[in-house]
Context: one part of a larger RNA
RNA sequence: CUAUUGUUAAGGAACUCGGCAAAAUAACCCCGUAACUUCGGGAGAAGGGGUACCACACGCAUGUGCAAGCAUGAAGUGGUUGCAAAAACAAGACACAAACGACUGUUUACCAAAAACACAGGUCUCUGCUAAAUCGAGAGAUGAAGUAUAGGGGCUGACGCCUGCCCGGUGCUGGAAGGUUAAGAGGAAGAGUUAGCGUAAGCGAAGCUUGGAAUUGAAGCCCCAGUGAACGGCGGCCGUAACUAUAACGGUCCUAAGGUAGCGAAAUUCCUUGUCGGGUAAGUUCCGACCCGCACGAAAGGCGUAACGAUUUGUGUACUGUCUCAACAAUAGGCUCG
Numbered sequence: 001c002u003a004u005u006g007u008u009a010a011g012g013a014a015c016u017c018g019g020c021a022a023a024a025u026a027a028c029c030c031c032g033u034a035a036c037u038u039c040g041g042g043a044g045a046a047g048g049g050g051u052a053c054c055a056c057a058c059g060c061a062u063g064u065g066c067a068a069g070c071a072u073g074a075a076g077u078g079g080u081u082g083c084a085a086a087a088a089c090a091a092g093a094c095a096c097a098a099a100c101g102a103c104u105g106u107u108u109a110c111c112a113a114a115a116a117c118a119c120a121g122g123u124c125u126c127u128g129c130u131a132a133a134u135c136g137a138g139a140g141a142u143g144a145a146g147u148a149u150a151g152g153g154g155c156u157g158a159c160g161c162c163u164g165c166c167c168g169g170u171g172c173u174g175g176a177a178g179g180u181u182a183a184g185a186g187g188a189a190g191a192g193u194u195a196g197c198g199u200a201a202g203c204g205a206a207g208c209u210u211g212g213a214a215u216u217g218a219a220g221c222c223c224c225a226g227u228g229a230a231c232g233g234c235g236g237c238c239g240u241a242a243c244u245a246u247a248a249c250g251g252u253c254c255u256a257a258g259g260u261a262g263c264g265a266a267a268u269u270c271c272u273u274g275u276c277g278g279g280u281a282a283g284u285u286c287c288g289a290c291c292c293g294c295a296c297g298a299a300a301g302g303c304g305u306a307a308c309g310a311u312u313u314g315u316g317u318a319c320u321g322u323c324u325c326a327a328c329a330a331u332a333g334g335c336u337c338g
Base pairs, nucleotide, nucleotide: 001333002332003331004330005329006328007327008326010324011323014322019319027051028050029049030048031047036041038158052080053079054078055077056076060073061072062071063070064069081085093317094316095315096314097313098312099311100309101308105117106116121156122155123154124153125152126151127150133142134141135140159304160303161302162301164234165233166232169231170230171227172226173225174224175223178222179221180220184216185215190210191209192208193207196203197202235253236252237251238250239249262296263293274290275289276288277287278286
C1' cells in the first nucleotide's frame, strides 16, 4: 500500500448528485398514542417506564385432581452486587409534506423491479349453439362435457365525484328508391364457306364455322340515416367601461364543432431560476398560490383519495469517521529468502 474488521478528542451531514456507506433503533411487560379515514385502519404511531438476585413466601392467584400433589403466573414491600441486570448472540430508526400507482401480486434468467404488466371493478362489441373466436391441408380439436348471470375481443383500471361539444372525413350498423357493376343467361348486326342466280362484276338461302350488340344480372361502391367508454377533432382577427389597465359586451371571417367541469410553470411550461408566499443566514430542488396551458383535460379517462410501496422528490429528529482531518490497532496479503 490492498482487502476485511475494531476504536476515536471536539464538532455532527459542514461530505456528496444524493446521508451512498456506517452508526443508531431493536426482545418481553406496563403506561400512552395525533392528523386523516373507505370506521377496518393509521398503530409497534409518536413518546415514556420496567427487567438480575435474596427475604417476606411452605404466602397469593390460576389450571388440574376426591385428595396428596403436580404445573403455571403475577403483583407488593424491604434488601444485595456491579459502570451496566433483555448485561453476550439474535431481534423495527422515526416523523412531516408531495408525486405516481388503489391494494397482495408479475417482469427484462445474466446491467432496468418501476410510475411498466396484471388486477377486482367499469364500459363497448361479437356470439342462440354444428355459437362466436382459435389451431389444423383435412379429419378433427379447443371453446365446453359450457349455453347470454355463458364464451371471445377492444379500451379503462379499487373507491368517491364525474365523464361536456362535434357524425363533415374514416370505421361500424341499418336502409333500400335511383345510378354504377362480374360471371352467367341472352343472342342482333357482321364475317367465312357455298347450293343457286347472273355474260360478268357480283349477289347469295339453309346448314356448318365464327362473331358477339341490345336485354337480364347480386353483394359492393355512389346514395340516405344512425353511431364517440368507435378512429378521431374540439378556431382566428378587430373594437369597447368616467385615471390607467382589463374587457362582462359588440362586430367580422372560418368550421362538423370550436375545450365544458376539474386541474394547471405540472412525470406535461420553451421563454424560466416565471411572479408572490413558506421553509434556510443563504433554496435552479421542495411546498402553497397565481394563470400569460410554447404544447392539460374528461374511460390512449379528468379530479380527489384512507391503506399499501426494497418506487420517486423535499424537510426534520435521532445517530454517526460521510466530512473538518485524520490517527491507532487486529487479521490476511503485498516485500525478502527457501

A computed fold for a 338-nucleotide part of an RNA from a marine sediment metagenome, annotated as large-subunit ribosomal RNA, domain IV. Its mean pLDDT, the model's own confidence on a scale to 100, is 88. RNAcentral holds the full RNA, with entries from MGnify. It matches the Rfam family "Bacterial large subunit ribosomal RNA".